[in-house]
Context: one part of a larger RNA
Order: sequence, then structure tokens, then C1' cells
RNA sequence: CUGGGCGUAAAGGGCGUGUAGGCUGCUUAGCAGGUCAGAUGUGAAAUCCCAGGGCUCAACUCUGGAAUUGCGUUUGAAACCGUUAAGCUUGUGGCUAGAAGAGGAAAGCGGAAUUCCUGGUGUAGCGGUGAAAUGCGUAGAUAUCAGGAGGAACACCGGUGGCGAAAGCGGCUUUCUAGGCUAGUACUGACGCUGAUGCGCGAAAGCGUGGGGAGCGAACGGGAUUAGAUACCCCGGUAGUCCACGCCGUAAACGUUGAGCACUAGGUGUAGCGGGUAUCGACCCCUGCUGUGCCGCAGCAAACGCAUUAAGUGCUCCGCCUGGGGAUUACGCACGCAAGUGUAAAACUC
Repeated sequence: CUGGGCGUAAAGGGCGUGUAGGCUGCUUAGCAGGUCAGAUGUGAAAUCCCAGGGCUCAACUCUGGAAUUGCGUUUGAAACCGUUAAGCUUGUGGCUAGAAGAGGAAAGCGGAAUUCCUGGUGUAGCGGUGAAAUGCGUAGAUAUCAGGAGGAACACCGGUGGCGAAAGCGGCUUUCUAGGCUAGUACUGACGCUGAUGCGCGAAAGCGUGGGGAGCGAACGGGAUUAGAUACCCCGGUAGUCCACGCCGUAAACGUUGAGCACUAGGUGUAGCGGGUAUCGACCCCUGCUGUGCCGCAGCAAACGCAUUAAGUGCUCCGCCUGGGGAUUACGCACGCAAGUGUAAAACUC
């Protein structure tokens, strides 16, 4: 390299957008670059192969043939690829009417609870644990009532429910805004799929500047436990957690399963929309599309299991793997304020 692979053995990029490139629906007519066929020239000789001949045989050698799978010229073919022209509607997009949703951004508002502050009632404990102690409390705590401050999170509804490309999204209202779905369609007419590089988004932690700080809480201090206890348990508690702007760019970023299209028994839930039947009506029954679960046949699979949401059967494109360790490494380069991230070896060893 070919090949074989990528749910769990090594291997799907964290996710999107999209450039180049690759691939690309149906019909008709033309062209003839690819493709195919014929003719012709060339493809030196020797070598190799085949048939004969010559040295007693052989090696060796001579003669003839074949081969030289290629290239040029030329004459044709027109199915396929390509290309030109014309058209089509199933793919794509659009239009109209709807319904659903924690999709995103900003502003405002609300109640419960914790903590703190002020005042009232009230008195000796409270708190915490396996048991305790540190701690808080006669400077009046805990408990309880009233008022106030402030920050963060939104009980019930809540659901293998919904939305989003992923990360993720959950109190209420308003404004701005993205996408998907259903039904209809007399519009567009292949405008499509994928996507190296690039660009954008990207949990938590962390970083910079400025705010904020109730609760929680790395570090740290103390009390216990213990042989020890740099822990688990308890009392405190700083960064942080929150906001604005800017970085970082990684996760078991997981369905450990890339994207798109088509095909291949069923059964049963659930969410959204529609059609039919029926009713006074909610319901119920039958059914179509889209999403999301469970079970299960064929098939696949090393097994586990997957099974119309495929890990089945095919096609297109991208990414990735190639024994374990060394190595989520070194060096170099790029990016970053830093932390570090990305790319990525070898010696050696089993």
C1' cells in the first nucleotide's frame, strides 16, 4: 500500500456551519473528452516463452514464431461517465392555515425557605454525634411573634414528558428572535448529499478586570475517630459558586453507536398535528405523518445483545484504528495572561 475494521476488544471528530473536493433524480436530442471496436505505424537487438536446427548430451548457440499488456494516427459505435441544449416533478426550497414546546437573548415581577439586623414574649440551655467534644448562650442564646435587609435557587405540576446541533434548557409576565411538526398547495424546477482546511458554538473547574456574597464550600483552623488519620463524622471557614465583559477549549463532551438516502414481519405505551366513524357531549374505536420508550421475527453478532430510532440489507461522503509499555510523553511548531491545550515521535523493553 492493499485488506480488514471502529456499541463493549485498538478505532466516530464534543457539536454545528460551510470552501475546495468527492458523489448526485426522471425524459429527449446532440457532441464524442473518458469508454468500446476495427485498421495502420511504432513498441531496437539481446533476454523470457513456444517450435525446430548445430556442438556425442547439456550448458551454450542459430533460425522462425509469439510476446512486448504501451503510445501515435485514422475509421467507426453512442449504452454508460462527461458535456451542450430543451423539458419533467418524486428530491430540495417556497407559499397559505394551524397547533405544541424548560429552544435562545433582554427587562420587569412573585412567593416559600435559609442567614443576618431591630423590637416584643421568655429562661437555661442550644447545637451536634455511633457516642462525644470543639462551637453558640445570663453581654439573655435556642424557641416563638412582628418588622426590615440581602443573595441564591425556583417545591407541588414533573412524566424512560417536551425543546435544542451539541454543550444544555424548569417560578410568572412582556419585548425581540431561531428551529422543527401537521394539513393544504394551481409556486420553484435538481437549486441536492457529504464535507479536508477555515469559521462559529462548546458543561464543570480555572484565569483577567470590576461588582456581588444569603446558603454551600476546595484550601485552612479546631473537635473527634484511629496504632497513625495530612481522610471518612462534627464546629468554623477563604477562594469559588452569582452578575457584566473578556479569555480558556477540555470531560465517562456517552447511545462509549458520524452524516444523508432507500429497502426489510409484527405487538404495545407515550407526545404533537391531521383524517374517518360515532355522540347532546367529554370519551371511545379505526387510521396517516412526525418524535420518543418497551417487547420481539428474519437477519446480524465472539458473545452480550441490536432488531423500521439497526449493531439488518445496500449506496455516497467525512473522521479514525493497525500488539502492550515507553506515551493523554519528549522535541519542534501553533494557540494561551497563565494553567495548559492541539499536533505528535524515537531509543529501549515485553